[in-house]
């Protein structure tokens, strides 16, 4: 220098046009002599950034940034 992939909750990830979710973690309650486990409930998001398309974008298109992979 050229090509590919990834970017979504604190962490690991799903969601591929129509109200943004799961597991773990965290908080509260129940349980217990106390704790762990278990059960119930809850909080937590500018969906990497900026444009475009669309009635409507996490999703499609363009550019950028970061990480990663491969080629030279």
């Nucleotide at each position: 220098g050229a090509g590919g992939g990834u970017a979504u909750a604190g962490c690991u990830c799903a969601g591929c046009g129509g109200c943004a979710g799961a597991g773990c973690a965290c908080g509260u309650g129940c349980c217990u002599a106390g704790a762990a486990u278990g059960c119930a409930c809850g909080g937590a998001g500018u969906c990497c950034u900026g444009g475009g398309u669309u009635c409507a974008a996490u999703c499609c298109c363009c550019a950028g940034u970061a990480c990663u992979u491969c080629c030279a």